Record summary: Model confidence (mean pLDDT): 80 of 100. This is a predicted structure of a 104-nucleotide RNA (Glycine riboswitch aptamer) from uncultured Hellea sp. Taxonomically the source falls in Hellea (Bacteria, Alphaproteobacteria, Maricaulales, Robiginitomaculaceae). It matches the Rfam family "Glycine riboswitch aptamer". Rfam's curators write: This family represents the bacterial glycine riboswitch. Glycine riboswitches usually consist of two metabolite-binding aptamers domains with similar structures in tandem. The aptamers cooperatively bind glycine to regulate the expression of downstream genes. In Bacillus subtilis, this riboswitch is found upstream of the gcvT operon which controls glycine degradation.
């Protein structure tokens, strides 16, 4: 010097699922019977559906060592997250800096 595993941080990419229903509170806006309804739109809460790629669980191939026991996935489950768009999250990929180790 190169290159490789592993950590982190920075940039970029990154899915899927309900414009549905209930009540409720706030603001626009129309109508009238001036005190009430409708519509749209944000927030809360609630029951069905539904989604999987934070986490978390749970089980195999496979691997430690024959077993026991222990690791284990993008696989499965959906607790937890999430479901118009948008934002926020985001497994996992690529560059880029830096840090231990390893090889040459």
């Nucleotide at each position: 010097c190169u290159c490789u595993u592993c950590c982190a941080a920075g940039c970029g990419g990154g899915a899927g699922a309900g414009u549905a229903u209930u009540u409720u509170g706030u603001g626009a806006u129309u109508g009238c019977u001036c005190g009430c309804a409708a519509u749209c739109a944000c927030g809360g809460a609630g029951a069905c559906g539904c989604c999987g790629a934070a986490g978390g669980a749970g089980c195999a191939a496979c691997c430690g060592c024959c077993a026991c026991c222990g690791g284990a996935a993008a696989c499965u489950c959906u607790c937890a997250g999430g479901c118009c768009c948008c934002a926020a999250g985001g497994a996992c990929c690529g560059c880029u800096u830096g840090g231990c180790a390893g090889a040459c």